[in-house]
Predicted 3D model of a 1379-nucleotide RNA (small-subunit ribosomal RNA) from an uncultured bacterium.
RNA sequence: AGAGUUUGAUCCUGGCUCAGGAUGAACGCUGGCGGCAUGCCUAACACAUGCAAGUCGAACGAAGCACAUGAGUAGUUUACUACAAGUGUGACUGAGUGGCGAACGGGUGAGUAAUGCAUGAGCAACCUGCCCUUCAGUGGGGGACAACAGUUGGAAACGACUGCUAAUACCGCAUAACAUUAUCGGGAGGCAUCUUCUGAUAAUCAAAGAUUUAUUGCUGAAGGAUGGGCUCAUGUCUGAUUAGCUAGUUGGUGAGGUAACGGCUCACCAAGGCGACGAUCAGUAGCCGGUCUGAGAGGAUGAACGGCCACAUUGGGACUGAGAUACGGCCCAGACUCCUACGGGAGGCAGCAGUGGGGAAUAUUGGGCAAUGGAGGCAACUCUGACCCAGCCAUGCCGCGUGAGUGAAGAAGGUUUUCGGAUUGUAAAGCUCUUUCGGAUGGGAAGAUGAUGACGGUACCAUCUAAAGAAGCCCCGGCUAACUUCGUGCCAGCAGCCGCGGUAAUACGAAGGGGGCGAGCGUUGUUCGGAAUUACUGGGCGUAAAGGGUGUGUAGGCGGUUCUGCAAGAUAGUGGUGAAAUGCUCGGGCUCAACCUGAGAACUGCCAUUAUAACUGUGGGACUAGAGUGGUAGAGAGGAUAUUGGAAUACCCAGUGUAGAGGUGAAAUUCGUAGAUAUUAGGAGGAACACCAGUGGCGAAGGCGGCUUUCUGGACUGAAACUGACACUGAGGCACGAAAGUGUGGGGAGCAAACAGGAUUAGAUACCCUGGUAGUCCACACCGUAAACGAUGAGCACUAGGUGUCGGGGUCGCAAGACUUCGGUGCCGCAGUUAACGCAUUAAGUGCUCCGCCUGGGGAGUACGUACGCAAGUAUGAAACUCAAAGGAAUUGACGGGGACCCGCACAAGCAGCGGAGCAUGUGGUUUAAUUCGAAGCAACGCGAAGAACCUUACCAGGACUUGACAUCCCGAUGACCGGUCCUUAACCGGACCUUUUCUUCGGAACAUCGGUGACAGGUGGUGCAUGGUUGUCGUCAGCUCGUGUCGUGAGAUGUUAGGUUAAGUCCUGCAACGAGCGCAACCCUCGUGUACAGUUGCCAAUAUUAAGUUAGGAACUCUGUACAGACCGCCGUGGUUAACACGGAGGAAGGUGGGGAUGACGUCAAAUCAUCACGCCCUUUAUGACCUGGGCUACACACGUACUACAAUGGCAGCGAACAGAGGGUCGCGAAGCCGCGAGGUGGAGCCAAUCCCCAAAAGCUGCCCCAGUUCGGAUUGCAGGCUGCAACCCGCCUGUAUGAAGUCGGAAUUGCUAGUAAUCGCGGAUCAGCAUGCCGCGGUGAAUACGUUAGGCGGGUCUUGCACACACCGCCCGUCA
Repeated sequence: AGAGUUUGAUCCUGGCUCAGGAUGAACGCUGGCGGCAUGCCUAACACAUGCAAGUCGAACGAAGCACAUGAGUAGUUUACUACAAGUGUGACUGAGUGGCGAACGGGUGAGUAAUGCAUGAGCAACCUGCCCUUCAGUGGGGGACAACAGUUGGAAACGACUGCUAAUACCGCAUAACAUUAUCGGGAGGCAUCUUCUGAUAAUCAAAGAUUUAUUGCUGAAGGAUGGGCUCAUGUCUGAUUAGCUAGUUGGUGAGGUAACGGCUCACCAAGGCGACGAUCAGUAGCCGGUCUGAGAGGAUGAACGGCCACAUUGGGACUGAGAUACGGCCCAGACUCCUACGGGAGGCAGCAGUGGGGAAUAUUGGGCAAUGGAGGCAACUCUGACCCAGCCAUGCCGCGUGAGUGAAGAAGGUUUUCGGAUUGUAAAGCUCUUUCGGAUGGGAAGAUGAUGACGGUACCAUCUAAAGAAGCCCCGGCUAACUUCGUGCCAGCAGCCGCGGUAAUACGAAGGGGGCGAGCGUUGUUCGGAAUUACUGGGCGUAAAGGGUGUGUAGGCGGUUCUGCAAGAUAGUGGUGAAAUGCUCGGGCUCAACCUGAGAACUGCCAUUAUAACUGUGGGACUAGAGUGGUAGAGAGGAUAUUGGAAUACCCAGUGUAGAGGUGAAAUUCGUAGAUAUUAGGAGGAACACCAGUGGCGAAGGCGGCUUUCUGGACUGAAACUGACACUGAGGCACGAAAGUGUGGGGAGCAAACAGGAUUAGAUACCCUGGUAGUCCACACCGUAAACGAUGAGCACUAGGUGUCGGGGUCGCAAGACUUCGGUGCCGCAGUUAACGCAUUAAGUGCUCCGCCUGGGGAGUACGUACGCAAGUAUGAAACUCAAAGGAAUUGACGGGGACCCGCACAAGCAGCGGAGCAUGUGGUUUAAUUCGAAGCAACGCGAAGAACCUUACCAGGACUUGACAUCCCGAUGACCGGUCCUUAACCGGACCUUUUCUUCGGAACAUCGGUGACAGGUGGUGCAUGGUUGUCGUCAGCUCGUGUCGUGAGAUGUUAGGUUAAGUCCUGCAACGAGCGCAACCCUCGUGUACAGUUGCCAAUAUUAAGUUAGGAACUCUGUACAGACCGCCGUGGUUAACACGGAGGAAGGUGGGGAUGACGUCAAAUCAUCACGCCCUUUAUGACCUGGGCUACACACGUACUACAAUGGCAGCGAACAGAGGGUCGCGAAGCCGCGAGGUGGAGCCAAUCCCCAAAAGCUGCCCCAGUUCGGAUUGCAGGCUGCAACCCGCCUGUAUGAAGUCGGAAUUGCUAGUAAUCGCGGAUCAGCAUGCCGCGGUGAAUACGUUAGGCGGGUCUUGCACACACCGCCCGUCA
């Protein structure tokens, strides 16, 4: 000191949350020792029991006890013993009289918002026991009452009566003044009442003794000290949804009362007193020194320690006393508890312990008066739950320990792993050492000035003991230090905020590891901080929350120039006070620290006093720049009032006139033959004022618009006469205040909520249409709100300009106009400012003054209360609860039934189709034991599959196998395995027999098979949303980016936009951009022309030859192969910016990327594929693996896609014979000629490993017949008979012959392809393949039509721009109702 969280990203506003400190704490887990502190915050709830205030015999009497003495009596005579009145003594005892104390000490915080507290003053208005100082005195008497004795009442508590008695108890008398009172003077002082000194007279008031003879007590007076009482000033929480309160109330006079002032009380008189500077009322609360926090200012708090106050079961009252209205006193009343003989009594833990209760929660019914202090006493001493100690609790603070050194085989074990290792980890073990704390034994304090030690055999010291007895808690996604594995699978759970968890979770649970703190650690509560998030220090209000709708003006705040006085504020000095403790600084003492303690500074405050007079204030004087008054000129929809004008709408009357009118996107409702609409003339009536008209004018705002009259407000200009700060703002108050609405009375043409009807629509309580009432208009009276907006309060001053416009003035000019000045109203723009947008002399800039308002979103401008209102409603204005956001500005995208431009077989223009039929094929659905799986808009559906009878095959049924059909390793056996024959079986499997290895150093080895063991094999099982690879698609669309620079706080922008141009981000020009990359184009293949070279299997012009390019020969041509050439807007013309480029022309085989192909940018679709393959994880392991037989993938009410064949004459059939291709394939092959068969085919086997041989026949063509029919069209379906392939054609192949001869006569809505060698049409070949194409991939033959064009519209795409509350991006977001 900050951080997280709103967004795709950004800046801002703004809330929420976190990191820190503290705690009288509590809870969870854990717990070794010591020191010092703290410890009912809740029920001021109720309390059993014990203790907490007594003491004095040196005030007093009596009694008891003990001791001494002992008159006297008795026992026997002395001696002696016993009893005993009395006397004396006492460190004795409990009562009583008396004195002092009990008003302190201790507890609690209920009440109290001031009878309180804090700070500072005052008392000339007061008291003060004990204590100190001084002065004076202490003479002499008297009468009682307790105790006690007796009688007596009562259960008791407690009394009653009679009698006796003492005192430092009580009462007279004497004496007495520096006392008090009264009267009469004198001096001095002050502050009004007065104070002080002093004189005279009169009156009144004292006392107590005790004793050890040292003393001590008592009385009066004065002073001091201490402690109190009263008064004043300032400060002291929240609420105005509490605005008025007060009759002893405020004051006076008199009296009473008090220690004392005082309405403190009373009588009378007056009518005051308090309050927006917040009275009264309500709520809450003991106040302070301090404590916690904070940089401070502040905020919160008032446990412990200290000061003050209040209270003592609740309420009230007085008594005693120096002092109380009295915690452990009294009386009364209430509640509660207890005792009771029922008549009556007793009690008060908010003292210390303790109990119950309440509560999350707070201790021992301990020891001692040894110390400190208190009460009494001469003292000894007694009492003291004050206090000193101990006990309990990790409640807090502080200190110490749980070992130290060495120790790598980096042990074992754990965890993890890519299996190599890594980590736990010098950690452990082992070796060496030490003993703090604890334990044991012994010694043993200080605290104590003479005695006395509870603590305590404590602190401390010594010796011994063994590493021996002593570590946990929280966290590890980010904030925030610390990561992996397993389990779980939106479940269980976590979470302070954001948020994790839906099968690979660093966020849940566990483990390993790590981080933090450590006898503690976390959690929860509270509080300050961070939060400048209430902003005094230190915030804001155009759009984020926030300017009152406007003016006027009261209180208040604030205020021009100058002179002078005062000194309230202010500043400086001095003095008093600011208790101690705490905190700070420097020291000291406990081994250190916490803790204790000495000194100092500080305590920022309050009060008094002195000084100063600049500033503020205040008194006085002066001024004119602010403000105002009077005079002048012009401008204006400023206001009110009364007239008046024309156009238009609707209505009425009359005329002309006839069938429609009206209305709409289209209609209908409606009006009209009873005469509408249209048109002409007349009339009556209401409302509003076209053009002028203008970011023009006026007004405070709302607002104001024909012309004229009357009344009236304000602003402006000019001159500078007058006043002399009169100013500004303005809480309340008052006034004005659009529209709608309300009341009463008028008025009512048009328009028009409500309402009615017609349409639209899925519906249409709407938009559209036809009607139509309040209302709109006037007068009077209410309402008092608006996006009442410039979303911008008012005033003053200052701070670059430019350009319009309105109203005045001045100078120059003939004028037009130019320059200048004041006031208004706009636009642009600099500095500055702002989060940005923007504002910018009309500020949102820079300053001053005053007012209003804001403090997260929702709930809510709601509820309640109050005020106003006729009502509607308005003003004021919350909380519970809930969310982590809500919001502003700007950015990039996507999107728009927004705009501009451009392109594409996109539309249009055409051709041929599909959709209807039959069949083929694929899909859906259904069915099934199974109909294996995948593909799903375009971009799935003749797709994976370039070919399911078995196999394939993944599916189903059944049967058999379990280290396995396949791979590696180990052990044993055999010498094979393979192959052949036979049996069995549905088949696999199984069984029998035959045949049968290599090398060798003879040990064995290699190899193969069989058997066994377990590691493992296997999986077309899951996840394409874990992946690689591959592919589709937008799209062969023209785009997608980067570096540097520049601009912006930033996200980003610029470049890539603009003007042209192109198929193209293709190129040119311009430009804060300059360059570059991936794409485009070109480079590659092929077709089209030519040249060169080559010349067999291809070719044949010339020569020879043959049935035949057959052969010889040729190298010209074709062709084949290779290499080159050629095309580049290169040339000419026109247009264009002397550009890019476009159009036309020439030449050329080809002309403007010549045709076709290959080639697919950044990316999008969690697009497709785990079943091509690979691969993570999960699952399975006598099965989800592997084998076999059979079945299925070929099912069939149906729906869809893609093809084929047709519906016919541009055709079908027949015939004829002769033509013209290209590209391919062929040895497990192509298979010729010949022969057989109607044919499929059979036979045959030449030739060919191919420019050689074969497939190979090309077909559309030509001629004839058919004559528009369900046909000589069409061929489905079916019967029979055959052929081929193959172990095998039943399910389930293809072909042939013959017979049969279905639908179908050109196809609804809708929809597809194609721009030239293209569509259409015709055949041929190949892959797969034993066999099986109408599919797919290729090849050539014949060979069209049309394109005006891009406008309005539909689809897809590109660029720019605009709006946006979308960003999972319009298949978005989101509102209401219902559940």
The RNAcentral record of the sequence draws on ENA. Model confidence (mean pLDDT): 83 of 100.